Model confidence (mean pLDDT): 77 of 100.
This is a predicted structure of a 186-nucleotide RNA (Lysine riboswitch aptamer) from a Bacillota bacterium.
Taxonomically the source falls in Bacillota (Bacteria, Bacillati).
[in-house]
Parts: sequence; structure tokens; C1' cells
RNA sequence: GGGUGGGGUAGAGGCGCGGUGUUCAUGAGUAACCGGUGGGGAAAAGGGCAUUGAUGAUACCCGGUAAAAGGGAACACCGCCGAAGUCCAAGGUCUGCUGCUGGCCUUGCGACUGGGCCUGCACUAAAAAGGUGCAGGACUGUCACCAGGAUUACUCCUCCAAUCCUGGUGGAGCGCUAUCUCACAG
Repeated sequence: GGGUGGGGUAGAGGCGCGGUGUUCAUGAGUAACCGGUGGGGAAAAGGGCAUUGAUGAUACCCGGUAAAAGGGAACACCGCCGAAGUCCAAGGUCUGCUGCUGGCCUUGCGACUGGGCCUGCACUAAAAAGGUGCAGGACUGUCACCAGGAUUACUCCUCCAAUCCUGGUGGAGCGCUAUCUCACAG
């Protein structure tokens, strides 16, 4: 000066990821509530119980009043680059009660995915928005290998090496770049 392995720090990918707040649109003239006509025994995802109901239920029609949540857009701020997402497992929580399902939250060096975009299908959703999964497509970042070219020290030439550019192929984020430290071998 290099090599191998462990640990730490700081960074890069870009329509980059996630969160919070405000405003706006959508949700929706919908749900719910009230009244009326008619009508005649049900409703609540789904089991049971409770509850309401001939003092007239559910559904339909007419009129009146009339939301909200999730999701979306813009702006501002915050945390970041396995950012994050999905699946699985455990625990908790949400309905009048109970059990089941489902939603939400937390945990996991559990499994998979480098990233965003487009298209198709399925699920979710009020939705032609968004999200998730699968498949396909080009794009992009990174590393390795191969090919070509350029540059670099030297008086010149050749070769080797290093750096960069172009193209091709392939891999995965427990990666990549830089740097610090410890240990090991020569």
C1' cells in the first nucleotide's frame, strides 16, 4: 500500500417511502331522523340471547331536515433510504352481550420484494380514484463478468494496471459507496 472477517458512522437511487396538520372536492342529496300514503310481520354480514314491532315492523313510494369515516388533491411540517409493503405467528382492541369472521394497533434480526411507471386480471373500495396480489412490458440505480473506446505517470513505443464512457449478460437491499475501528494471514 493492498487482502479476509466482525463491529460502527455517513451517504446514494427519485414522479423515492411513510406519517401529521390545514383547506378543498368526492362520498351524497346517500346513511340517519321526522312526517305521510299504502301495506301487513320483519330487521340487524352471519349463530344464539337481549331489544324494537298490530300503540303497525322490514322493504317500496312521496315530502322535509341532513351528515360522517376511510380513501383522493394541494400546501406546510416531521421521520427516513427495508425507506416501506404483503403474508404468517402471538397479543390487545372495536358491536347491547357472547362466540366466530372481519377491521385496527403492537411485537417478530419469521418468509418474500432494489425502486418508481404502464398494461391486463382478481380482491378491496361509493368510485372510472386509491390500495393489495399475480402476470407482462419497457425505464432506472447498484455490483460482478465480457467486448470496444478514451484518459492517467514516463523522452518515445508496446504491454500491464487504474479511472471514466458505450454496449451486452447476470445477481440481489443481510445489497452498494466512502470512512473509522478491532482481529487474522502474508